[in-house]
Molecule: small-subunit ribosomal RNA
Organism: metagenome
């Protein structure tokens, strides 16, 4: 604030406008202080009671707030120079004359509020005298001060002094917020003397006179804030509040003032100002931050209640009266606490909901149902207590606002459960609905068709009269670190030094008791907290006692330790002395090399620069050389991991001057140390100011390339600077990114200075001190650092607290400027960074491999034409494939058919298919006739089967059929929901485990390193050692031989034929079965004695012979829902099924893939030779015969090593053509035909004549192949009626060039490196511009707060002062006079008014940057050498 909401009890409730406020109550009482008066009894005395007034005492207390207030205030502990009514104790006294006033009577003024003369009256009112000490002044004589009475005759007041209890003033230390982007402040300021005040101390106030006083331990300012006990929280320590209670301050519409009192002012007094209300407009009232209530602000905070019974308070002598203090009561679930809303049975595990694999499961003993209880609430009765005390001589009687326990008695499960939440964190998940929409979300994060995260429903888990949000505090957070953090690379060490207060601080010895440390003791207030124990039935609440207050004072000891003071020591410190090394700094002075300009000589065309040009420069004579002269600027070799110095920095040689260091000694001081907030000094480059200088190199400019641009990288000139002096600036990655100092803690190996031994003179050994590397323990997030710690430890300083805004605005300060030190917010992000680690990746390396380049050889890219594929067109040109990995791919065959949500028409609707079910019935199945129709469909008819039982009438059954209901069917969509198969990286060599072993860890080792290989192939090293899946081998083909076997195959011998034809033969070829061969085995060399490598025998074949199948872990949300499966989803007289026709073939174009060619290495004709693997019964087809030819008759073999297909073709051999668009090329076209088919118009192949196109070798680019291959040249097969086949898969003939290289382009492997890259470079990412929000900052200004300063003006009021006016008390016969008041002045002074500054906020046209937004523009600046580190 949502939703819910039964009782009861103890609490607690206007925190924001310290805003305004109507109305009623909150403070009054005493007749026993006083007088007039009223009223009731009563004739009356008189009793009794009311009240104005005068007088006491009270109103200063209680009650409300937190507005000021950083100290004049709280809080603890002390102090002296003071005050005190009521109370208590003491002591003493209360005598004596007076005068006046209110009220009241009378006349008045005013609307009111009030008020004005006159008269007269009282006290406990006022004044005088008198008494006066233990009182006050006073050194002391000495002086000086007071009273009030009342009443029931017991009391009680009065006045003076003393004391005491309380309580009040005042002083002091200590602690008690934030900011330094407030650094200086004060004149009554700080001290003195004097006067004055004051109850007292005091500059508290005047005067003088003195110059002083506060501040970095933070003075003054400026924000903020009432303090303390306490209160939430925390293991404490802290951190964060100051409601409710209790002590203490300050306020009381705002500012001021003083009066009275013992004691000052919420609900007195007086003046201003501001609001409000009355008015007769002359004037006047008025103050809820008291209890209630009201408005208004606001997220938001109650009854205009009840009584004085109780407690306490105030006046009385007391009854008693007042008392919004108090006690009750009301309203809020605001807070703690407690009850309760029922218990025990109850399974068919009921209906209904919900999920469901449809078996069921859950909700659920829940529930109905049965039986019992009676708390709480509800009606009724009754009544403990909270009462004590006061009245009364006593008996005895009075006193409850409220709230009421516990008892009885009555009824009835009857009146009483919600709210969050269920993706981790976090205890609890299923369905449905949605579909980055709606919407959730504290953080990550969810939600784009299968959401445990929206909604909803069922369930479930938490809590329960509550639960859930929002806010805030502390906790987690050691995330401000005291306890308890850190500062090399995550934020973080000042640039370096001297040095200042300030922190710290050797060795011995007395001494003091500040610190410390033990006893005692005073104080820390009461509640709270904690402990006992006890009251309300528990409890919260509440009493009683106890401990407890970490602290503060005083007091007594102790004396190690810190500190003081004192006396001493020498080891830190520093002085002296002897030695020594060095680019240590400053000034001056010389030296050569080399540049550059001039001058001159040779010399005779370019030179110079670059990736490659040009611009520049030369015949007026350059570069190039040689003399010579001049400037300036730096100092090569030595040169080092090498020296110095605080750092910045120092480098050529010599003087001079001068700073530090180091070794040696042990003469000399005797803690003289360390660090260092501010301070002061130095401080690299760049800049700046004034003078100089200027050789070279060179921002800015200029030219020239480069480039889509190129205000850039490269070039060619070039100013400033770059050098010197003086001066300013003060930053750098000013870095070891590491402050400074002492101290301790294994080693090893170089370098620089010194010292002191040993010796063979070559070296060694100790030692001190600089500088370097590697590395143990230990640290450390790791990296890594490690006696020069980043290790153990101590003292001091500096600094950090998430990225981003932003090192910026803004104020201050420096500075000539640039600018430099100090330094936020506001917004916004959910990271921003850091070591490492595994991939990728790199216009990084290294080492290798591949027709990958390179030699080669043939080829596409140009015709033409066949195919595929875009577009395009179309009523449709169904769909899919899209780099390599789509495009003669799916398709191994589109005329109908295939064929598909492809168009157009026509049909069917349980259907073309499947399986159940109910029903009908004999009618069906088949077979036939007829109309419509293009067909499919519709319709009418005729015929008619089948099992089984039959009494032969007939019954029943099954498949069919009809109808109905279930459901079929979809090549409909999603390959990003899938399964299967498939490409590809890639036949590349790689991807893993188990144990070990190393890291905190992710991971690494292994798999690396040397060799080698085609290979992670093997050898070898080796914290690994071993193993799988990949490679090999193993399976096929194929190369030689042997065996066995002998048709249909094959014939050397033999007979024989026309012909291996037939006899006969297994020897040959073959065929197909089993073997054998090969394996770096042999030899030499080479390598590590090895893995192998080269060469060489031998073999048919040699280092994997050759082809094949065979493809790790994974990539590519690669491809496929249209092979096939399949999850949702969508269709159901249709997106399903049938049908006819047409389309898929449509043709300006444009890629791909092929064929065919251009010709003479050819073409054409005749002749002729020599293959392999395969097909074949709806098949292949042989002879013969017709026909120019497709082909057609025709029929013989053949289910096939037998017949067929079948002619291989290039080749060979003759002959022509002879370079020409041709005897190259064949496309196109016309005519004739042939074949298949139901049918070849769209849209078929073939064949014969006739026709004869383009093209004469193909730009830019591309593409294949390393051997029996490339190129060529035929063959066959599948699918198939027929074929657009040149395609695809196989097979054989002929048969090569090259190359032995890896610099280049691709790809790919292993090791390394670099990264801001992980969707992984087709990454990441920056900055202008253009648009939209959004908060900051400057702004000419404008508005409005605050606190001082100045002048002005002056109100009440104290004081002072005059005081001619007034006045009963006292002195005075009286005048008069004391004295006192009005009034007048002054001095101070609220409030106002004016100025000139200072400071905050608010707003401001414009204007800057900054964050944030979706797919905008431009470029490409960073990350790889990021293409210029």
């Nucleotide at each position: 604030c949502g939703u819910u909401g039964g009782c009861g009890g103890c609490g607690u409730g206007g925190a924001u406008u310290a805003g305004g406020c109507a109305u009623g109550c909150a403070a009054g009482u005493c007749g026993a202080g006083c007088g007039a008066u009223c009223g009731u009894a009563g004739c009356a005395a008189u009793a009794c009671g009311g009240g104005a007034g005068c007088g006491g005492c009270a109103a200063a207390c209680g009650g409300g707030g937190u507005a000021g207030u950083a100290a004049u205030g709280c809080a603890u502990c002390g102090g002296a120079a003071c005050g005190u009514g009521c109370c208590c104790u003491u002591u003493g006294g209360u005598c004596g004359a007076g005068g006046a006033u209110a009220g009241c009577g009378g006349c008045g003024g005013g609307a009111a509020a009030c008020u004005g003369c006159c008269g007269g009256u009282a006290a406990u009112a006022c004044a005088c005298g008198a008494u006066a000490a233990a009182c006050u002044c006073g050194c002391a004589a000495g002086a000086g001060c007071a009273a009030a009475g009342g009443u029931u005759u017991a009391c009680u007041g009065c006045c003076g002094g003393a004391g005491g209890a309380g309580c009040g003033g005042c002083c002091g230390a200590u602690g008690u917020g934030a900011u330094a982007u407030c650094a200086g402040c004060u004149a009554g300021u700080u001290g003195g003397u004097a006067g004055g005040g004051u109850a007292a101390u005091g500059g508290c106030u005047u005067a003088c006179c003195a110059a002083g006083g506060c501040a970095u331990a933070g003075a003054c300012g400026u924000c903020u804030a009432g303090g303390g006990g306490g209160c939430g929280u925390g293991a404490g320590a802290g951190c964060g509040c100051g409601a409710u209670c209790c002590c203490c301050a300050c306020c009381a519409c705002u500012g001021g003032a003083a009066c009275u009192g013992g004691g000052a002012a919420c609900u007195g007094u007086c003046c201003a100002g501001a609001c409000a209300c009355c008015u007769a407009c002359g004037g006047g009232u008025g103050g809820c931050u008291g209890c209630a209530g009201u408005c208004g602000a606001g997220a938001a905070u109650c009854u205009u209640c009840g009584u004085c019974a109780a407690u306490g308070g105030g006046g009385g002598a007391a009854a008693c009266c007042c008392u919004g203090a108090a006690c009750g009561a009301g309203c809020g679930a605001c807070g703690c606490c407690g009850c309760g809303u029922g218990c025990g049975g109850g399974a068919u595990g009921a209906a209904g909901g919900c999920c469901c694999u449809u078996g069921g499961g859950u909700u659920g003993u829940a529930a109905a149902c049965c039986g019992c209880u009676g708390u709480c609430a509800g009606g009724g009765g009754g009544g403990a207590u909270g009462a004590a005390a006061c009245c009364g001589c006593a008996a005895g009687g009075u006193u409850g606002a409220c709230a009421g326990a516990g008892c009885c008695c009555c009824a009835a499960a009857g009146g009483a459960a919600g709210c969050a939440c269920g993706g981790g964190c976090u205890a609890a998940g299923u369905u449905c609905g949605u579909g980055c929409c709606a919407g959730c979300a504290g953080c990550c994060g969810c939600g784009g068709u299968a959401a445990u995260a929206c909604g909803a429903a069922c369930u479930g888990u938490g809590c329960g009269a509550a639960c859930g949000u929002u806010a805030u505090u502390c906790g987690g957070a050691a995330u401000c670190a005291c306890u308890g953090g850190g500062c090399u690379u995550a934020c973080a060490g000042g640039g370096u030094g001297c040095g200042u207060a300030g922190g710290c601080g050797g060795c011995u010895u007395a001494u003091c008791a500040a610190g410390u440390c033990a006893g005692g003791u005073g104080u820390g207030a009461a509640a709270u907290c904690c402990c006992a124990c006890g009251g309300c039935u528990c409890a919260a609440c509440c009493g009683u006692g106890g401990a407890a207050u970490g602290g503060c004072g005083c007091u007594u000891g102790a004396a190690a330790c810190u500190g003081g003071u004192g006396a001493g020591c020498u080891g830190g410190a520093g002085u002296g002395a002897g030695c020594u090394a060095g680019a240590g700094g400053u000034a001056c002075a010389c030296g050569g090399a080399a540049c550059u300009g001039c001058c001159g000589g040779u010399g005779g065309a370019g030179c110079g620069g670059u990736g490659a040009a040009a611009u520049g420069u030369g015949u007026u004579g350059a570069u190039a050389u040689c003399g010579g002269c001049a400037g300036g600027a730096a100092c090569a070799c030595c040169a080092g991991a090498g020296c110095c110095g605080a750092a910045a920095g120092g480098g050529g040689u010599g003087u001079a001057c001068u700073g530090g260091g180091g070794c040696u000694u042990a003469a000399c001081u005797g803690a003289c140390g360390c660090u260092g907030a501010g301070g002061c000094a130095c401080g690299a480059a760049a800049g700046c100011c004034a003078g100089g200088g200027g050789a070279u190199c060179a921002a800015a400019c200029g030219g020239g390339a480069u480039u889509a641009g190129a205000u850039a990288c490269c070039c060619c000139g070039g100013u400033a600077g770059u050098c010197c002096u003086g001066g300013c600036u003060g930053u750098a990655a000013a870095c070891g990114a590491u402050g400074a100092a002492u101290a301790c803690u294994g080693g090893g190996c170089g370098g620089g200075g010194g010292g002191c031994g040993g010796u063979u003179c070559g070296c060694u050994g100790c030692u001190c001190c600089c500088g370097g590397c590697c590395g143990u323990a230990g640290c450390g997030a790791a990296a890594g650092c490690g006696u020069g710690a980043a290790g153990u430890a101590u003292u001091c300083c500096g600094c950090c607290u998430g990225g981003g805004g932003a090192g910026u605005a803004u104020g201050g300060u420096c500075g000539c400027a640039a600018g430099g030190c100090u330094g936020a917010a506001a917004c916004u992000c959910a990271a921003a960074g850091g070591a490492a680690u595994u991939g990728a990746c790199g216009g990084g390396g290294g080492c290798u491999c591949a027709c990958a380049c390179a030699a080669g050889c043939g080829g596409u890219g140009g015709a033409g034409c066949a195919u595929g594929u875009g577009g395009c067109u179309u009523a449709a040109u169904u769909c899919g494939a899209g780099c390599c990995a789509a495009c003669g791919c799916g398709a191994a065959g589109a005329a109908c058919c295939u064929u598909a949500u492809c168009c157009u028409a026509g049909a069917c609707u349980u259907g073309a298919c499947a399986u159940g079910c109910a029903u009908g019935g004999a009618u069906u199945a088949g077979u036939u006739u007829c109309c419509c129709g293009a067909a499919a469909g519709g319709g009418a008819g005729a015929u008619g089967a089948c099992g089984c039982c039959u009494u032969c009438g007939g019954g029943u059954g099954g498949a069919a059929c009809a109808u109905g209901c279930a459901c079929a069917g979809g090549u409909g969509c999603u390959g990003c929901a899938u399964g299967g198969c498939u490409g590809u990286c890639g036949u590349c060599a790689g991807c893993u485990c188990g144990u070990g072993c190393c890291g905190u860890g992710a991971g690494g080792u292994g798999u690396c390193g040397g060799g080698u290989u085609a290979a992670g192939u093997c050898c070898u090293u080796u914290a690994a050692c071993g193993a799988g899946c990949g490679a090999a081998a193993c399976c096929c083909c194929u190369g030689u031989c042997g065996c066995c076997a002998g048709u249909u195959g094959c014939c050397a011998u033999c007979a024989u034929u026309a012909a291996g034809u037939u006899g006969g033969g297994g020897a040959c070829u073959c065929u197909g079965g089993c073997g054998a061969g090969a394996c770096c085995g042999c030899c030499g060399g080479c390598g590590u004695u090895a893995a192998g490598c080269c060469g060489g025998a031998g073999g048919a074949a040699g280092g994997c012979g050759g082809g094949g199948a065979c493809g790790a872990c994974g990539u590519c949300a690669a491809g496929u829902c249209a092979u096939c499966a399949u999850g949702g989803c969508c269709u159901u007289u249709a997106u399903g099924u049938c049908u006819a026709g047409g389309g898929c073939u449509g043709c300006a174009c444009a890629c791909g893939u092929g064929c065919u060619a251009c010709a003479a290495u050819g073409c054409c004709a005749c002749g002729u030779a020599c293959a392999a693997a395969g097909g074949g019964a709806c098949g292949c087809c042989a002879a013969g015969c017709u026909g120019c030819g497709a082909a057609g008759c025709g029929g013989a073999g053949c289910a096939a090593a037998u017949c067929c297909c079948a002619a291989a073709a290039a080749g060979c051999g003759u002959g022509g053509c002879u370079c020409a668009g041709u005897u190259c090329g064949g496309a196109u076209u016309g005519c004739a035909g042939g074949c298949u088919g139901c049918a070849a118009c769209u849209c078929g192949c073939c064949u014969g004549c006739a026709u004869g196109a383009a093209g004469c070798u193909g730009g830019a680019a591309u593409c294949g192949c390393u051997a029996g291959u490339a190129a060529u040249c035929g063959c066959a097969g599948a699918u198939c009626a027929g074929c657009u086949a040149u395609g695809c898969u196989g097979c054989g003939g002929u048969g090569a060039a090259u190359g032995u290289g890896u610099u280049c382009c691709u790809g790919a492997g292993c090791c390394u490196u670099g990264u801001a890259c992980a969707c992984a470079c087709c990454g990441c990412c920056c900055g202008u511009c253009a648009a939209g929000c959004c908060a900051c900052g400057a702004a000419a200004g404008g508005g409005g707060g605050g606190g001082g300063c100045a002048u002005c003006c002056c109100a009440a009021g104290c004081c002072g002062u005059c005081g001619c006016g007034c006045g009963a008390a006292c002195c005075g016969c009286a005048a008069g006079g004391a004295c006192g008041c009005a009034g007048g002045c002054g001095u101070c002074u609220a409030a106002g008014a004016u100025g000139a500054a200072c400071u905050c906020c608010c707003u401001g046209a414009u204007u800057g940057g900054g964050a944030c937004u979706a797919a905008g523009u431009c470029g490409g600046a960073a990350c790889a050498a990021g293409g210029u580190a």